[in-house]
Context: one part of a larger RNA
Order: sequence, then structure tokens, then C1' cells
RNA sequence: UGACGGGGGCCUGCACAAGCGGUGGAGCAUGUGGUUUAAUUCGACGCAACGCGAAGAACCUUACCUGGUCUUGACAUCCUGCGAACUUUCUAGAGAUAGAUUGGUGCCUUCGGGAACGCAGUGACAGGUGCUGCAUGGCUGUCGUCAGCUCGUGUCGUGAGAUGUUGGGUUAAGUCCCGUAACGAGCGCAACCCUUGUCCUUAUUUGCCAUCGUUAAGUUGGGCACUCUAGGGAGACUGCCGGUGACAAACCGGAGGAAGGUGGGGACGACGUCAAGUCAUCAUGGCCCUUACGACCAGGGCUACACACGUGCUACAACGGCGGAUACAGAGGGUUGCCAACCAGCAAUGGUGCGCUAAUCCCUUAAAGCCCGUCGUAGUCCGGAUUGGAGUCUGCAACUCGACUCCAUGAAGUCGGAAUCGCUAGUAAUCGCGAAUCAGAAUGUCGCGGUGAAUACGUUCCCGGGUCUUGUACA
Repeated sequence: UGACGGGGGCCUGCACAAGCGGUGGAGCAUGUGGUUUAAUUCGACGCAACGCGAAGAACCUUACCUGGUCUUGACAUCCUGCGAACUUUCUAGAGAUAGAUUGGUGCCUUCGGGAACGCAGUGACAGGUGCUGCAUGGCUGUCGUCAGCUCGUGUCGUGAGAUGUUGGGUUAAGUCCCGUAACGAGCGCAACCCUUGUCCUUAUUUGCCAUCGUUAAGUUGGGCACUCUAGGGAGACUGCCGGUGACAAACCGGAGGAAGGUGGGGACGACGUCAAGUCAUCAUGGCCCUUACGACCAGGGCUACACACGUGCUACAACGGCGGAUACAGAGGGUUGCCAACCAGCAAUGGUGCGCUAAUCCCUUAAAGCCCGUCGUAGUCCGGAUUGGAGUCUGCAACUCGACUCCAUGAAGUCGGAAUCGCUAGUAAUCGCGAAUCAGAAUGUCGCGGUGAAUACGUUCCCGGGUCUUGUACA
């Protein structure tokens, strides 16, 4: 100087407390361990691995296994020879591949040849998702959006170092003020950026409709007031008033205001820590393989199942289930696409086909809600697993191993032990909608809006962090 303490002081965070809803019990989905297997490819392991890489494993993907094949190679450059490239059909085979066969002779040219492409040959080389993340770059997680981490000059100390950065107040903040052997500065904080909340202005179609006319309908004439859209501006600064304070910084209350003291949300992550993660995104040193640890193909596997754990979904019902009727979003996506209306089907869906490269058309009836009826506390008109049958769709192909529909079946489950998680406001809880990936395949992920709470006395205790101080046989 640090680190540590079941030392102390001060402060802080959904850390506790006060509340609301869960997990842990059930069924299923999904990931992991274990076991099994020819293979169940690999990585990730307290917080910070386990719906994680994977924004989507039937083939492909695919790296794994079995079998069948290739050896200058599936991919790149150079050299030589032949042939334009390309294309039709047949045979064998699981295919890779092997054999036969038809058409075609193009482009540039100094007529020597050349360019692109294919086949064969030679060797230089290719190739490796093989190893090492403890050789590395880059990227990322974490402490932590915590308020810290440092430097120059000066001063103090023999020196390591100290001071500044400590102290008194204050703040979300090393934020600001005062004091001060320190005076200044840098990286962080804050602000500048995006979004949302109010107003003004410009623009007026595909959007809107107050006035006039019209209609089944903003449908149409008309209009651009209003809404919305998207460009530009205004607005919030403790600016004003009162009080407290040290005449300071600031705090408390108030006015005005759409908004008040960081208005809400996002992006943004200092010096560093964990030899944290990643050689399987990519790049890369070293090592290793080179008729194989490279490459191609078919089938299988990654989907196994005495079990254990994590994360979720659906429930156990009446604040509900079912039937009928009816109202109100936002944000996205669409031409290899979204698909109206109509017809067929109980339905999944099929047929036909309008419009739309989209503020125009479509996905697109939002659901919870409200109204009426029914069920009456029951393993039920709760719950939907499982299984049988019949189908639909995607796709060469749904057996291993897809999703959906209909009929039948109707399991566990009556609110969950010890323990444990999230959340402080348009939040929790609850309700539906959309998108990426994607031929098909979400209870996952990322977004969107609807309805919309309870509680916080307080900091004794648990956990994490900051700062000052103290002890130490630790570095």
C1' cells in the first nucleotide's frame, strides 16, 4: 500500500421488511446430468452452465455411427495435352458412380494462337468443426450504470509511498459548495443521440370529415379545420415565490404549467477482476493427419430412458366451464408472397378467383370485457394427458421422427414439505396480437397493445456494493 475480520462509524440496492403473484407436489414441453447405444457429434458448469451457442436436427443442416466409394482431391493458384461450353436418351447400382448415346461446334484473332468452361496427367500444394481459449487477436459475460480509476507539477517522507481523492455539508453521482500544501488535468458521472408525453408551424394522399350536397358505406363531389402521418421549431432551467441552511451548495413547500426538480424508457459500461467464455462464427502461433483425422454417397443417430435437476406451459375450477349475442387496439409482415368475396366440407382444408410491390389491397373476426342463458361443488358440463380410428397440409420422402382437424377414450391433479424466485406503477398480475428463423415444424425468443392492483413503519437482521477508520503471525 492492499486483502481479510462471526471489528466499528456513515451510506446504498426489490437486500431485508410490508405486499402481490409464482417455483418446489400433478401432466406435458424443453435443456442438462446420468445411464444406454454402432453413434446417441461438439461446446457451456455457483452467482455469471442447464427454452444456453441452436432466429427453428424427417433428407439437407451434420460436425457422430454403419456400410459403399475417391486420392492433386468437394474448394484455390500455376504447368502440359485434348476438347467449345452445354445438352438428349438408355443400362447397372441404395446412391456416390460407371458404361453407352443424341444434338451442338460458339466468342476474340496479328491466323501463330488466346479467353471462359470441361476432361486427363504431373508435382508444388489443397483440405482438417483435429489438439492447445493456460501461446493469441477479435468479440462477449461478470462485479456494475457501482462511482470510482489515475496523471502532471509542487509539497511531505531515508524509502516503499503519502498528499491531491481526506474533513464539514449536499447529491442518483469524486454531483456541487465551503474549508484545505496543494494547484490543475484526464478516463468515468451528467449533458450532447433515439423514443414517449404538450403546443406551434410546413405539407394534405393512400390519411381525416367540422360546415355544404350525396350515399348502404368518407362511398363520392368538396374541404385540409380536426385526427393521424413526418420534417422544422418552442418548452423545464431549481427560472419565480416562501421557509430551512453557513451570506454557500442544496433541501422542503408553493405558484404557473401538458410535464418539476435526472419527467418516463432506451442506447451508452471508466481503471481493472475472474489464466471467466469462445481455436466449432471468424482470424491466428505451435503441434498433429495427408490413399486419411481430408472428400463423396445411402441409411441410421443427434428424438434412446429404471432415474435426478433447471426453465416453462396447462390445470386443479363458480372471480369459473360451456352456449348465444355484442364492443374497443397497437406494432409488424406480404410478389417464389399476403390472399378478399363466393362455393364444398362438422373441421383441418380444398376449389375458384378480386385486389395489392402496400397510410390504398390482404394477413385482420383481437382476447380478456359487457349482456342473456345453463351448470351447483361433484374428480364434475373442472382438467385435459394417454390411446384407438378416420382425415388435411407441407415436402422427392412424415416408419424411426412433423404440425393440424374430426369422432371416440378421459390419466394424474382438490392449490403443493423443507426450501426458493420475480416485481415499487401504467409496474406486478392477467388477456390476446405480431415478427424473425422457416417448405413444414414454438408452451421458446424478440416485440406490441388491452384491463390494471397491493404495499414500503423502517434499516435490527440476511445478501451485494461504496466510503472513512481500526486490528492482523496474510501478500